[in-house]
Molecule: c-di-AMP riboswitch aptamer (ydaO/yuaA leader)
Organism: Dehalococcoidia bacterium
This record gives sequence, structure tokens and C1' cells, in this order.
RNA sequence: GUGCAUUACCUGCCUAGUGCGCCGAAGAGGCGCAACGGGGGACCCAGUUACCUGGGGCGAAUGCGAUUGCUCCGCUGUGCAAUCGCUAGGGCGCCUUCCGCCCGAGCCCGUCAGCUAACCCCGGAGGCAGUCUCGGAAGGCCUG
Repeated sequence: GUGCAUUACCUGCCUAGUGCGCCGAAGAGGCGCAACGGGGGACCCAGUUACCUGGGGCGAAUGCGAUUGCUCCGCUGUGCAAUCGCUAGGGCGCCUUCCGCCCGAGCCCGUCAGCUAACCCCGGAGGCAGUCUCGGAAGGCCUG
């Protein structure tokens, strides 16, 4: 000097996911309260048929097409899974526009829930980036 990894601090990002107090080694963790967030739940309104399919919630994370495989003796069809492409929608450090770069998952309830005042219940996690750099440009706003 360079690369990788770990710990602490700092500056930031996604997200409701942050703050305060007490216990605890000043740690991890636990308890309580609050910011913030979610669900259930009347009148009224909405809905009300037949067949197939149970239905619903958190979240931006929906939907479409193609290919392959599974199920069936075969064909066809449906369904499911994987892969690829696109897409509703979402993110990128004060705001808007343009360009650019990404995400477009996962989990839960358990046959049950439209809206919904009073009322009741729950969450308040986790994951990531970084030293001349933070995506760039233009215009604005704020501060010094």
C1' cells in the first nucleotide's frame, strides 16, 4: 500500500419498526409507557341468481406470455412447480422534472371477517450501504 473478515462509533437507505424510563456488567436481553402502524367490530349503505372454485389479512410485490416438468393408458383440458421475458405497483439521502440503476418477494389466519360509531385486539422487527465518496443533470426550497 492492497484485498478479505470481525467489533465499536459515525453518516445514510428500505420499512410502521423510533424515543423515554426501570432491571441488567456501561453488554446481550427483559419489563413498562409513548411516537408511529395494523386487524376485528352497528345502524345506514353495499351485496343477494346458476355452475366451478372455500375465503381472508400484512406487504410496492399484481397480472400476462413462452418453454420444460408433474398428474391421466393415450389425446385434450384444467391445476401445480421451475426457468425466461414483460407488467400493475414500489425504491434511489429536502422537493419537482428528465435520464440512469434497482425491487416487483415472503409470511400469516384457519372454514371465518364488505363498509363500520362506540368498543376490543395486535405490531412497534428485520435487512443493507459508505470516505472525495453519497446515481447524474436542471430548476427550486432551507441553512450557513